[in-house]
Context: one part of a larger RNA
Molecule: small-subunit ribosomal RNA, 3' major domain
Organism: Nanobdellota archaeon
RNA sequence: UGGCGGGGGAGCACAACAAGGGGUGGAGUUUGCGGUUCAAUUGGAGUCAACCCCGUGCAACUCACCAGGGGCGACAGCAGUAUGAAGGCCAGUCUGAAGGGCUUGCCGAACGCGCUGAGCGGAGGUGCAUGGCCAUCAUCAGUUCGUGUCGUGAGAUGUCCCGUUAAGUCGGGUAACGAACGAGACCCACACUCUUAAUUGCUAUUAACCAACUUCGGUUUGUUAAGCACCUUAAGAGGACUGCAUUCGUUAAGAAUGAGGAAGGUGUGGGCAAUGAUAGGUCAGUAUGCCCCUAAUCCCUUGGGCUACACGCGAGCUACAAUGGUUGGGACAAAGGGACGCCACCCCGAAAGGGGGAGCCAAUCCCCUAAACCCUACCUUAGUUCGGAUUGAGGGCUGUAACCCGCCCUCAUGAAGCCGGAAUCCCUAGUAAUCGAGGUUCAACAGACCUCGGUGAAUACGUCCCUGCUCCUUGCACA
Numbered sequence: 001u002g003g004c005g006g007g008g009g010a011g012c013a014c015a016a017c018a019a020g021g022g023g024u025g026g027a028g029u030u031u032g033c034g035g036u037u038c039a040a041u042u043g044g045a046g047u048c049a050a051c052c053c054c055g056u057g058c059a060a061c062u063c064a065c066c067a068g069g070g071g072c073g074a075c076a077g078c079a080g081u082a083u084g085a086a087g088g089c090c091a092g093u094c095u096g097a098a099g100g101g102c103u104u105g106c107c108g109a110a111c112g113c114g115c116u117g118a119g120c121g122g123a124g125g126u127g128c129a130u131g132g133c134c135a136u137c138a139u140c141a142g143u144u145c146g147u148g149u150c151g152u153g154a155g156a157u158g159u160c161c162c163g164u165u166a167a168g169u170c171g172g173g174u175a176a177c178g179a180a181c182g183a184g185a186c187c188c189a190c191a192c193u194c195u196u197a198a199u200u201g202c203u204a205u206u207a208a209c210c211a212a213c214u215u216c217g218g219u220u221u222g223u224u225a226a227g228c229a230c231c232u233u234a235a236g237a238g239g240a241c242u243g244c245a246u247u248c249g250u251u252a253a254g255a256a257u258g259a260g261g262a263a264g265g266u267g268u269g270g271g272c273a274a275u276g277a278u279a280g281g282u283c284a285g286u287a288u289g290c291c292c293c294u295a296a297u298c299c300c301u302u303g304g305g306c307u308a309c310a311c312g313c314g315a316g317c318u319a320c321a322a323u324g325g326u327u328g329g330g331a332c333a334a335a336g337g338g339a340c341g342c343c344a345c346c347c348c349g350a351a352a353g354g355g356g357g358a359g360c361c362a363a364u365c366c367c368c369u370a371a372a373c374c375c376u377a378c379c380u381u382a383g384u385u386c387g388g389a390u391u392g393a394g395g396g397c398u399g400u401a402a403c404c405c406g407c408c409c410u411c412a413u414g415a416a417g418c419c420g421g422a423a424u425c426c427c428u429a430g431u432a433a434u435c436g437a438g439g440u441u442c443a444a445c446a447g448a449c450c451u452c453g454g455u456g457a458a459u460a461c462g463u464c465c466c467u468g469c470u471c472c473u474u475g476c477a478c479a
Stems, first nucleotide, its partner, number of pairs: 001479002003476003007473007016463002020427005027318008035309002043054002065304007075117004080111001087107003091103004121293002124291003130287001132282003135278003142181006148157003160173004186271005192238007201228003206225004211220003241264001244258005320420001324379003328375003336367003341360002345356004386417001391412007433455008
């Protein structure tokens, strides 16, 4: 100087507690992992920080695994070769299939893996040889430098103390005075106002037309003209700074309450995010040192496997019902995507879907009727009109191909499950919970992931008791 302590002090955090809300752990099923099995069930990841992770989608391909079949050596040198090399082929046979091999021959025209060196290739090894990228400490507030001073020196001081802050944030004190990185500032989105602008967007006023209703006064819906008021879109500007008031505080930094305000004390949510450390993860994204394979550990191909199943673990989905289920009717989004595409509308079909067919390279057309919600009727506490697993039958779609092993529709079948032990996870507001929608991947397949909006709570406004983190201090048989 660090590290450690079942030493001390101060401060902080829903990956801590407390006060609450909702789960997981029990059931069925989806998915990942272990184990076992297998010809193969390719490989990696393993407390937080592995386990819907790499993989944002395994029928072939992917693919690295297994069982078969076949192929590949630039360049240099040497065997061989006009008694015909390399290469190619009809028929037959072996074969899943093949002039791939073999039998019999034919074409061909000058090269030459048979040998030595060398090479292509390698998802072969090493993440403990590496780059790059990522995770975690870190939702942290730390990490250093110049000059000066102190110390023989390693070093110390500054960076300490008091108060304060989300913050080494700021104020005061001080042998320190200054400075850099980080924090903040900054960038993006959202919330308010103004200006400019108006098509594909919007429609308050005005006019015309069509239709419906009418108490004949007119009303409503739609279209067009007209307009840019509103909404929206997108470019710029303003706005929030403890600025104002009171109290507390040292007259400070600041704190509490309040006013005004669309917004109040970091406005909310993101991006960016230090010095280092964990020999953390990745050689299977790519790059790359070294080692290894080199006619096979390379390349192509057929089929199988990654989808197995006494079992154990993680993460989801659906439920166990009446705050519900079913029937019929009614209402309201945002965001995103679209040419090998989105598909209006019409017809056929009970449906999945099929046949026609317009528009749209998109503020124009389409995906696109959101669902929870409201009204209505039935169900009446039952393993049920709850629940939907499993299985049978029939049909459809994608694709060369749905047997292993896809998805969808209809009918039938109708399992477990009556709220879950010990334990454990998430969350403080438009949040949790709940409800749908879109995109990614993608021929097909979403219970995944990433976004979008709808409805919309309860409970802290504290503490350091548990789990940890930061700073100061102390002890040390530690370095």